[in-house]
Context: one part of a larger RNA
Molecule: large-subunit ribosomal RNA, domain II
Organism: hypolithon metagenome
RNA sequence: GAUCGCUAUUUGUGCUCUUCGCGAUGCUGACGAAAUGGUUUUCAUUGACCCGUCUUGAAACACGGACCAAGGAGUCUAACAUAUGUGCGAGUAUUUGAGUGUAAAACUCUGAUGCGCAAUGAAAGUGAAGGCGGGUUAAACCGCUGAGGUAGGAAUCGUCUUUUAUUUUAGGCGAGGCACUAUCGACCGAUCUUCUGCUUGCGGUGGAUUUGAGUAAGAGCAUAUCUGUUGGGACCCGAAAGAUGGUGAUCUAUGCCUGAACAGGGUGAAGCCAGGGGAAACUCUGGUGGAAGCUCGUAGCGUUACUGACGUGCAAAUCGUUCGUCUGAUUUGGGUAUAGGGGCGAAAGACUAAUCGAACCAUCUAGUAGCUGGUUCCCUCCGAAGUUUCCCUUAGGAUAGCUGGAACUUAUAUCAGUUUUAUCAGGUAAAGCUAAUGAUUAGAUGUAAUUGGGAUGAAACAUCCUGAACAUAUUCUCAAACUUUAAAUAGGUAAGAACUCUGUGGUUACUUAAUUGAACCCAGAGAUUGAAUGAGUGAGUUCUUAGUGGGCCAUUUUUGGUAAGCAGAACUGGCGAUGCGGGAUAAUCCGGACGCGUGAGUUAAGGUGUCUAAGUGUUGGCUCAUCCAGAUCCCACAAAAGGUGUUGGUUGAUACAGACAGUUGGACGGUGGUCAUGGAAGUCGAAAUUCCGCUAAGGAGUGUGUAACAACUCACCAACCGAAUCAACUAGCCCUGAAAAUGGAUGACGCUGAAGCCAACCACCUAAACUCAGCCAUAAGAGCAAAUGCGAUGCUUUUAUGAGUAGGAGGGCGUGGAGGUUGUGACGCAGCCUAGGGCGUGAGCCCGGGUGAAACAGCCUCUAGUGCAGAUCUUGGU
Numbered sequence: 001g002a003u004c005g006c007u008a009u010u011u012g013u014g015c016u017c018u019u020c021g022c023g024a025u026g027c028u029g030a031c032g033a034a035a036u037g038g039u040u041u042u043c044a045u046u047g048a049c050c051c052g053u054c055u056u057g058a059a060a061c062a063c064g065g066a067c068c069a070a071g072g073a074g075u076c077u078a079a080c081a082u083a084u085g086u087g088c089g090a091g092u093a094u095u096u097g098a099g100u101g102u103a104a105a106a107c108u109c110u111g112a113u114g115c116g117c118a119a120u121g122a123a124a125g126u127g128a129a130g131g132c133g134g135g136u137u138a139a140a141c142c143g144c145u146g147a148g149g150u151a152g153g154a155a156u157c158g159u160c161u162u163u164u165a166u167u168u169u170a171g172g173c174g175a176g177g178c179a180c181u182a183u184c185g186a187c188c189g190a191u192c193u194u195c196u197g198c199u200u201g202c203g204g205u206g207g208a209u210u211u212g213a214g215u216a217a218g219a220g221c222a223u224a225u226c227u228g229u230u231g232g233g234a235c236c237c238g239a240a241a242g243a244u245g246g247u248g249a250u251c252u253a254u255g256c257c258u259g260a261a262c263a264g265g266g267u268g269a270a271g272c273c274a275g276g277g278g279a280a281a282c283u284c285u286g287g288u289g290g291a292a293g294c295u296c297g298u299a300g301c302g303u304u305a306c307u308g309a310c311g312u313g314c315a316a317a318u319c320g321u322u323c324g325u326c327u328g329a330u331u332u333g334g335g336u337a338u339a340g341g342g343g344c345g346a347a348a349g350a351c352u353a354a355u356c357g358a359a360c361c362a363u364c365u366a367g368u369a370g371c372u373g374g375u376u377c378c379c380u381c382c383g384a385a386g387u388u389u390c391c392c393u394u395a396g397g398a399u400a401g402c403u404g405g406a407a408c409u410u411a412u413a414u415c416a417g418u419u420u421u422a423u424c425a426g427g428u429a430a431a432g433c434u435a436a437u438g439a440u441u442a443g444a445u446g447u448a449a450u451u452g453g454g455a456u457g458a459a460a461c462a463u464c465c466u467g468a469a470c471a472u473a474u475u476c477u478c479a480a481a482c483u484u485u486a487a488a489u490a491g492g493u494a495a496g497a498a499c500u501c502u503g504u505g506g507u508u509a510c511u512u513a514a515u516u517g518a519a520c521c522c523a524g525a526g527a528u529u530g531a532a533u534g535a536g537u538g539a540g541u542u543c544u545u546a547g548u549g550g551g552c553c554a555u556u557u558u559u560g561g562u563a564a565g566c567a568g569a570a571c572u573g574g575c576g577a578u579g580c581g582g583g584a585u586a587a588u589c590c591g592g593a594c595g596c597g598u599g600a601g602u603u604a605a606g607g608u609g610u611c612u613a614a615g616u617g618u619u620g621g622c623u624c625a626u627c628c629a630g631a632u633c634c635c636a637c638a639a640a641a642g643g644u645g646u647u648g649g650u651u652g653a654u655a656c657a658g659a660c661a662g663u664u665g666g667a668c669g670g671u672g673g674u675c676a677u678g679g680a681a682g683u684c685g686a687a688a689u690u691c692c693g694c695u696a697a698g699g700a701g702u703g704u705g706u707a708a709c710a711a712c713u714c715a716c717c718a719a720c721c722g723a724a725u726c727a728a729c730u731a732g733c734c735c736u737g738a739a740a741a742u743g744g745a746u747g748a749c750g751c752u753g754a755a756g757c758c759a760a761c762c763a764c765c766u767a768a769a770c771u772c773a774g775c776c777a778u779a780a781g782a783g784c785a786a787a788u789g790c791g792a793u794g795c796u797u798u799u800a801u802g803a804g805u806a807g808g809a810g811g812g813c814g815u816g817g818a819g820g821u822u823g824u825g826a827c828g829c830a831g832c833c834u835a836g837g838g839c840g841u842g843a844g845c846c847c848g849g850g851u852g853a854a855a856c857a858g859c860c861u862c863u864a865g866u867g868c869a870g871a872u873c874u875u876g877g878u
Stems, first nucleotide, its partner, number of pairs: 050065004066878006074375001076232006083225006091115003097109003119126002130145005148184005156175006186215002188212003191208003195204004235374002238371001242364006253338009262328001264296003267292001271288007300325003305321002308319002340356001342352002377812006387400001389398003401548002404544007414535003418532002420495005430485001431483002437479003442474001444472003450468007499526005505521004510517001551575004556570005580591003595775002598773005606765003609749003615762001617761006630751001641736003645733010662720005668693003674686002699714001703712002776802009813867001815864010831851004836847004
C1' cells in the first nucleotide's frame, strides 16, 4: 500500500413499526351572501282579431267547438307492378307421397304441377346464322371453321410526360372494346310474290318500303320488405231507399151480433070532437091530440172564439169562459170481422197502438253514397295543380302535363326562358282607296246611245232648258269576315370530327351510251375546333309515382255588354302555397322573399310637427278656400260650363304729336230726312247712294224717357292731369258648378312665408333585403391507413345554400307485447305530485325531493288493436 472480515462512529438512502404536524381530493353537519337563474303576482311599454274546416278568398253577420278524463279512424288478405335484399341458377319452388326422427318440429328423397328455357299464325302448320373445301345433275353426306358490320363507348393493358422518399397522382398517345344506345344487314314464323325439280303432292330457290309481344352463347324461379294499383265492409261515422219473413184493430176507421143510456120547456102535423055557413061538394071558428133526422136547453157527445191560461206544462194537446148538437145518419160497453202496396175511409191522404203520401219488428246489412264531417308524435330535404284530350262529362274519373323518389351511363361531352350572324314561313299594327272588292260626300266637264219634267211646235230620233242615270278627270270619309304595300315583337332551322378533303379502292337488281353518276362502305390526310355570354352540386338515360284537373288578381292586348268588385280569352308576373318593411286598416299594390327570438354595419320602398324612429332642413315659386281649402300609385270618385280671385304666357292694338281712367265743357244746322201710322220730331216699325254743311267734334243716332214733343245720356271732340294703357285667347293654383238619410274622418291631432301644391338639393330614420362575424343543418368537393384503445356509418377541411299548402322522401321520439343480452329494486319498483337542477332544434329524456308499496328499465332484434282538440264523435264526470 492492496484485499478481505469484524467492531465502532458519522452522513445519506430504502423498508417496517410507533407518535405528531401539514394536506390535494371525496363524503358530510351547521351557518350563509352576491352575480345569474327558476316560479308567481301586480303595474307599465311594444306587437298581437279564434282555433278547426270547405274555399279564388274566413277574424267573419259561413259551419263544428262550455270544461275534464277514458275510448276513437289507411287495417288484414289475394292478385299484379317497380325497386331492393337473400338462396339456387337453365332451371327453380321441401311439405302429393315416402323415408328418417330426440316424432305435429327439424332433416332426406321420388313424382306431379306452376313459372321459365321458342316463336309465329285465325288455323292447318312451320319453326330461329353462315363461310370454305370435298362429294353430287341437284341433294344427302363428310371435314375444317364460326356468331355480323359501322359509329359512340368504360374498365383494363402498353408507352411518354409530370408529381412523389416509395407505393403513388394527374395528363397525352396507342391498343382494347363489356353493358347500353343509334343504324344497316342476317335468321324463324305470318302475308304477298319469282323461278324450278320430280315419284302430282311433296320438295327446292330467289325476292318485298309488308308484318310479329321473335332469334342472334339464355336469366329465370322462389322468398322477404317498402311503395303503388285493384277486389274484398277496405280510413272512420252518416242516408232517402230496396228485398225477405213475421207481429199488431187494448188507440183508431168501418161493418155485423148482443146489451146499456138520453132532465125540463117551446112550436103544435095527421086523426078526432063541438059550434057556424052551405042544396051539396065542402068550408070557417074553437078545442082535443101529440107527429118531427123541428126548436130552447141539462147529462152525454163535440170543440167555434179568446188566436185567453199553460207552453223545462197538471198534460208529448191540458185548463177557463164562450160555442155546436142533444130521439137520432144519436152516444156507449162487450164480442166479432177486415193487415201493410194491404185494410178501413159521410174522402181530410184521414185512420191503421204518441209512428202513415205505405205501420212496427228482425234479417239481407258493417246496404250504397262521384256528397258532408272527422282522420292522432317530431325534425330535415325537395315541392305542385286548377291546363290538354275523352267520358249521359260539368260537386267525378281516365289521359297527358306539372312533382317526388330510386337507380344507371359518363366527365367537359354538352346544355340554355340570353344575345349575335345567316336563312325561312307569316298578312297582325300601320298604311291605302286620284290601286282591285265593298261602302261613301261634293262639285266640274261631257254624250244623246237611256229616262222623268218643261218651252217652241201640227208633229218629228226637231231645237232648246232642266232633273236623274252614265262616262271622264278630280275631291271628302271608311272596312273583324277589303287589300297592292307592310312592320315591331314572337317563332323554326343552322353556326362542324356524327366534319372537310383525296383515292381509274369496293358493293348495288338504282342511274348512265359508258365502272358514268348516286348512295353506302373501305383506305389515307387534316386539331387554326369554325360566333358571344353563362352554367359547370354538370350532361344524358331508364323505372316508378303522389297530389292536382272549382282558381283568383294586376299591367298590357282583347271579345260580349249601357256598365259592373260582370262574363270570356292571350303574354308575363303575382296571390293560392308567403311570412317581413311600406300603403293608418288590407289575400293580389310598392320594396323584398325568411336557418338561429346571435351580433355589427348599410340600404330599398316609404318617411323625418306630435302620436311615431328620423329635419318644425336648405333654396325658388304658387295658393286664402264663411254652405265642404289642400295633402302621395292600386284607392276608396266628380264633369261639362263659368270667374274683372291671383300668377305666368301668346297675339293684336293705343300712347309725351299727351293715350287709358278721373273731373269739367261741347255734343250743332239742312231736318219733324223718306215711307208707314190715330200718333212716330234720332230712339214701335220698314227701306237705303245713312247724304250735305259748319266744325276741335257731334250718328238721318248708344240708351233712359213722352200719347207725341221736351228733358237727360252715350258715341265723338276739347280743357285739366302726366305715363303707361286696352282687348282677345291661353294655363297654374283657388272659387262656383257640388243635395241624403246613426255622428265622422288627408289615419288622428292639427297645419297657412305650411305640417298644402310644384320643383331642386343635403342630412337622417328603418326590413327577416345586402355586407361582415359566430353557430346549426343540408349538398357537393378535397385530404387522412406501417408506431398506442375505439371510430371510415370515422376525423379534418373548403365552398355554396336554407320560404312553403296538397304531396313525396329521409332520419328520429314515444306506447303495448315477444325473443336475446345487460341491469335496477323493501337501504323502497312502477305510478302520481313537484316554486328544485340539467340535456336535446324538436318529439321528448335524465337527475333531486315528496308520496307510494312491488315490480321495473337500458341496448340489439321482431311484432302491432301504437300517439287526439275538433268528427251536431261515444261513455262518464263537472